[in-house]
RNA sequence: CCGUGCUAGGCGGGGACGUAGCGGCGCCCUGUACCCGCAAUCCGCUCUAGCGGGGCCGAACUCCCUCCCGAGGGGCCCCCGGACGCCGGGGUCAGCCCGACGGAACGGGCGUCGAUGGCCGGGUCCCGCGCGGUGGAGGCUCGUGAACCAGGUCAGGUCCGGAAGGAAGCAGCCUUAAGCGGUCACCUCCAGGCGUAGCGGGAUUGCCCGACCGGAGCUCGGACCGGCGCAGGCGCUCGGCGGCCCGCCUCGACGGAGGGUGCACGG
Numbered sequence: 001c002c003g004u005g006c007u008a009g010g011c012g013g014g015g016a017c018g019u020a021g022c023g024g025c026g027c028c029c030u031g032u033a034c035c036c037g038c039a040a041u042c043c044g045c046u047c048u049a050g051c052g053g054g055g056c057c058g059a060a061c062u063c064c065c066u067c068c069c070g071a072g073g074g075g076c077c078c079c080c081g082g083a084c085g086c087c088g089g090g091g092u093c094a095g096c097c098c099g100a101c102g103g104a105a106c107g108g109g110c111g112u113c114g115a116u117g118g119c120c121g122g123g124u125c126c127c128g129c130g131c132g133g134u135g136g137a138g139g140c141u142c143g144u145g146a147a148c149c150a151g152g153u154c155a156g157g158u159c160c161g162g163a164a165g166g167a168a169g170c171a172g173c174c175u176u177a178a179g180c181g182g183u184c185a186c187c188u189c190c191a192g193g194c195g196u197a198g199c200g201g202g203a204u205u206g207c208c209c210g211a212c213c214g215g216a217g218c219u220c221g222g223a224c225c226g227g228c229g230c231a232g233g234c235g236c237u238c239g240g241c242g243g244c245c246c247g248c249c250u251c252g253a254c255g256g257a258g259g260g261u262g263c264a265c266g267g
Base pairs, nucleotide, nucleotide: 001267002266003265004264005263006262009057010056011055012030013029014028015027020046021045022044023043024042034054035053036052037051038050063260064259065258066257067256068255072251073250074249075248076247081245082244084242085241086240087239088238089237090236092235095234096233097232098229099228101226102225103224106221107220108219109218110217117213118212120210121209122208123207124206125202126201127200128199129198130196131195132194134191135190136189137188138187139186141182142181143180144179150175151174152173153172158167159166160165
C1' cells in the first nucleotide's frame, strides 16, 4: 500500500413548546437519510438521558472535532427610528376633490332647404250629452205546471122524470193561472274606474303635427380662468393599534474548508 473479516460508530438534523432535566409522539424550518410496537387529559429515561425487537452499511468523500457561510426559529429594545394601513379627536378653503354662476377660446351636431323667439290652428289631457259595448233585471218565447177551493169535454157512477129526455159532476184527457226552469236574437229599464271617426264646453305650452312673422344662432362635450359656496373626504396635526423594514442577543439545518480516528489475518 492492497485484499478479506470484525468492532467503535452511522442509518438525518434543527427550532419553539412541554419538562426538575433529557429524549420521543405532535407543530414549524430544512432536507431525503431503515422496519415494527408504545405515547400529550402523555410515553420512556436520569445528567450527556427514549424504551423494546429486528435489518443494512461499516473505518470512510458515509464516523468524530474545529472553523466559515447561512435558510429558518425564538427573545429583547421598542420616547432607536422609518414608511404603510386602520381607528378616534382637532383643524383647515392660503391648496385639492365636489357644486352652481360668469368669462374667453377649442372640438362635435343641427341650422338661409330657415336657428333661438313670437303668434295661430289641430292632436294628445279633462268634463257633459249622444252613441256603442259590458254587467244585471224585466218583458217576449219554449217547456213544465191545478185530486178538491181554474176552464173545456166529461167515461163510470149519482140525481130528476112513467118515458122521451134533462141536471150536477169525480177520474182521465186538453188548455191555462200562480209558480218553476232554459235559450240565440229582439224590446225596455238600471249601473259605471269601459270605449268614442259624433256634438258642445273646458284646460294650456309638457310633447307632436301644420301654417305665418322674423332673420342667425341653438345645443353637447371635456379642459382653462375668475370669484362664490360646501365640511362630506384629502392635504395638516395629536393620540392609539397593527404587522413590515432596520438594530441587538440566541439557537441553528443544508453546504464548504481543515484536522483526527481502531482490531485481526493474509499478500